Large-subunit ribosomal RNA, domain V from Chloroidium sp. KL-2023a, 584 nucleotides, folded computationally.
Taxonomically the source falls in Chloroidium (Eukaryota, Chlorophyta, Trebouxiophyceae, Watanabeaceae).
It is recorded under the gene name rrl.
Its mean pLDDT, the model's own confidence on a scale to 100, is 83.
Context: one part of a larger RNA
């Protein structure tokens, strides 16, 4: 070396399972509550089913009796309208009792006696007969009817009950009688309120050096920005969600902070004078960018913080934002020339539906008109996640799924090396003196790649994770052994460099423990690499499914680098490799 055979499992990121973590999806399901929106049930009340008597109270209507008094007038005259007569043996005047009712004068009605006559057309009144007739007002009573409330009784609706009869001959059932109870309630329908995780259907944002917790999401100033314009980052620093009827137009005027000198109270600063002063002040509000020819202070008139337009440009994916001579109308100040379509500029804001209010009078379902819409002008939104999904929306899953990322975390590799070990360079200063036996600040220089991290490069169709056991190999930055240099090396012992990796580096007790404390020993109990070496070699105590307790959060499902206790470690080895025999 090549062949076979028996073993070992170090690789083949070995097989096995389109990774359960973990993040995304305008996925899904279960749960949960004071999310949302509905909704069974429950309740509450109208009408129906559903009816009768009676009391009582409201109200309407109908009919019958009745009422009314200003003065003046015989007197207690509601209103109007016809009227020239009405009423009267079917009992007028007129007398008596009763009732009722009054403004106390009377009125009105019922009985009783008794037997022919009473009233009104004439006087007074704004109105004339209550002689009569009719309509009809106020306030009163009585009935009748309709209603609506309570209450109470009552049977026929309806409900229950029966060891009762029938069909039936067997029937506890289904019909009917029949007796009772109960009852117009109950129950049942339909509307409408409330309350309703019982139950449903759903939302539950993105941005993010992995999610989450935080924190921002729209417009304005500056930087970053690399001398047009524009330019990211959870990069550095501030603002704004307005003010202002003058803080807006114009015409005229003025010139600031500050200093210095000098003047009663009066002082560092109050008001006043000179001098000096290119801005060091103002500018309503952040910057920046302008301003004194003022855009900065005053003062007079004033409303252009105008209607209709707009040539042309700026900026821009749309949609939006900006500037803007000019015309044309009717103003405002200026003596005129001319200025004025808000304000030193740039923040100070919200599309579209939908609705509202004025205003046109364009459309308006045969026609005329309205309803309703258009069209113009205005308002109603922290729609603030601010180009705004709905007029209305929170949780939680360890009981979970799916679909997919290695586009994105967690282990291990990379890369980097802030931290981290080791080294070296200055050499203050310690060391009685003396930097440098030995230590060595404040600084700088570098190596390593064991640490805690940053990035997110391979792997999410799966690279199995702590620790122990087994069984290793390798570096040296040497714990022991071995030769050395120096010392502040008398010796013994020991500091510290220097060469060396041959060989070795311990048995317990606690704890899952690596790691530490602690017991005895040792020449010594080094230090690290190897996927924190080694689960297709073992364990499986920890961590990290599901079961259940505590503590604490939480209203609630549930959660918790808090704790306890319990939980399925699969493999017969194609291949490299590698140990052994055999043969060639």
């Nucleotide at each position: 070396c090549u062949u076979a055979c028996a073993c070992c499992c170090g690789g083949a990121c070995a097989g096995a399972a389109a990774g359960a973590c973990c993040c995304u999806a305008u996925g899904a399901a279960g749960c949960u509550u004071u999310a949302c929106u509905a909704u069974a049930a429950c309740u509450u009340g109208a009408c129906a089913u559903u009816g009768a008597c009676u009391u009582u109270g409201g109200g309407c209507u109908c009919c019958u009796u009745u009422u009314g008094c200003g003065c003046a007038g015989u007197c207690u005259a509601g209103g109007u309208g016809g009227g020239a007569g009405g009423c009267u043996u079917u009992g007028a005047u007129a007398u008596c009792u009763u009732g009722u009712u009054u403004c106390c004068g009377g009125g009105c009605a019922a009985g009783a006696u008794g037997g022919a006559g009473c009233c009104a057309u004439u006087u007074u009144u704004g109105a004339g007969a209550g002689a009569c007739c009719a309509c009809u007002c106020u306030g009163a009573a009585a009935g009748a009817g309709c209603u609506a409330a309570a209450a109470u009784u009552c049977u026929a609706a309806u409900a229950g009950u029966g060891u009762u009869c029938c069909u039936u001959g067997a029937a506890u059932c289904a019909g009917g009688a029949c007796a009772c109870u109960u009852a117009a309630c109950a129950g049942u329908g339909u509307c409408a309120g409330g309350c309703g995780g019982g139950u449903a259907g759903u939302u539950u944002u993105u941005c993010u050096g992995g999610g989450g917790c935080g924190g921002a999401a729209a417009c304005c100033u500056c930087c970053u920005a690399a001398a047009a314009a524009g330019u990211a980052a959870c990069g550095g620093a501030g603002g704004u969600g307005c003010g202002c009827a003058a803080a807006g137009g114009u015409u005229c005027c003025c010139u600031c902070a500050g200093g210095c000198u000098g003047g009663a109270c009066g002082g560092a600063a109050a008001u006043c004078a000179g001098c000096u002063g290119u801005a060091g002040a103002g500018u309503g509000u952040a910057a920046a960018g302008g301003c004194a020819u003022a855009a900065g202070g005053g003062a007079g008139c004033u409303u252009g913080a105008c209607u209709g337009c707009a040539a042309g440009a700026c900026c821009u994916a749309c949609a939006a934002g900006u500037c803007g001579a000019g015309c044309a109308g009717g103003g405002g100040c200026g003596a005129a020339a001319g200025c004025c379509g808000g304000c030193c500029u740039u923040a100070g804001u919200g599309a579209u539906c939908c609705g509202a209010c004025g205003g046109u009078a364009c459309c308006g379902c045969g026609u005329g008109g309205a309803a309703g819409g258009g069209c113009c002008g205005u308002c109603g939104c922290u729609c603030a996640a601010c180009g705004g999904a709905u007029a209305a929306a929170a949780g939680u899953u360890a009981c979970u799924c799916u679909a997919g990322g290695g586009a994105u975390a967690a282990c291990a590799g990379g890369c980097u090396g802030a931290u981290c070990u080791u080294c070296c360079c200055c050499a203050a200063g310690a060391g009685u003196c003396c930097a440098c036996a030995u230590c060595g600040a404040c600084g700088g220089g570098a190596a390593g790649g064991u640490u805690u991290g940053g990035c997110a490069c391979c792997u999410c169709g799966a690279u199995g994770u702590c620790g122990g056991c087994u069984u290793a190999u390798c570096a040296u930055a040497u714990c022991c052994u071995a030769g050395a240099g120096c010392g502040g090396u008398a010796g013994u012992a020991c500091g510290u460099u220097c060469u060396a990796a041959g060989g070795g580096u311990c048995g317990g007790g606690c704890u899952g423990u690596u790691c530490g404390c602690c017991c005895g020993u040792u020449a010594a109990a080094a230090u690290g690499g190897u996927a924190c070496g080694u689960g297709a070699g073992c364990u499986g105590g920890g961590u990290u499914c599901a079961g259940a307790a505590c503590g604490u959060u939480g209203u609630g499902a549930a959660a918790c680098a808090g704790u306890u206790u319990g939980g399925u470690c699969c493999a017969u080895a194609u291949c490299c490799g590698g140990u052994g025999u055999a043969a060639g």